This is a predicted structure of a 154-nucleotide RNA (SAM riboswitch aptamer (S box leader)) from a Planctomycetota bacterium. The model forms 88% of the base pairs in the Rfam consensus. The coordinates come from a structure-prediction model, not an experiment, and the mean pLDDT is 75. It matches the Rfam family "SAM riboswitch aptamer (S box leader)". About the family: The SAM riboswitch is found upstream of a number of genes which code for proteins involved in methionine or cysteine biosynthesis in Gram-positive bacteria.

[in-house]
RNA sequence: GCCUUAUCGCGAGUGGCCGAGGGAACAGGCCCGUUGAAGCCACCGCAACCCCUCCGCCCCCACCCCCGCCCCGAAAAAUAUCGAGGGUUACGCGGGCAAUUUCCGGGGGUGGGGGGGUGCGAAAGCCUGCCCCGGCAACGGGGAACGAUAAGAA
Repeated sequence: GCCUUAUCGCGAGUGGCCGAGGGAACAGGCCCGUUGAAGCCACCGCAACCCCUCCGCCCCCACCCCCGCCCCGAAAAAUAUCGAGGGUUACGCGGGCAAUUUCCGGGGGUGGGGGGGUGCGAAAGCCUGCCCCGGCAACGGGGAACGAUAAGAA
């Protein structure tokens, strides 16, 4: 540099150096600028794209636990009850996840704090340009293209 995805009407400035331009490019418009542009440096800040970490809440899986079934046993048949329990598929099957500050492990979401990698700190990406819709028009709405930033990929 190319490609993919997301975002782009929010937010956040002082000082120093320098000295004439700047608002990406082209055109039109409109602004900013000698009360100092762009650029560079220092400090401060904003945002939350990515990474790490801490806390709260929620969800999922598995474990524990609980309920039911079945099996086995206590004592002889059956039934009920109980438990040293779980060997037949038997660390089985179905259900629950509420109660004991419950316990152990894994994954995810969300809110907040901290740190790091970036980015940013006039005006919507200053507005328009191409397409579509509404409108007599002025104009309004939507989309694209281009651009910027982040993350990823070859």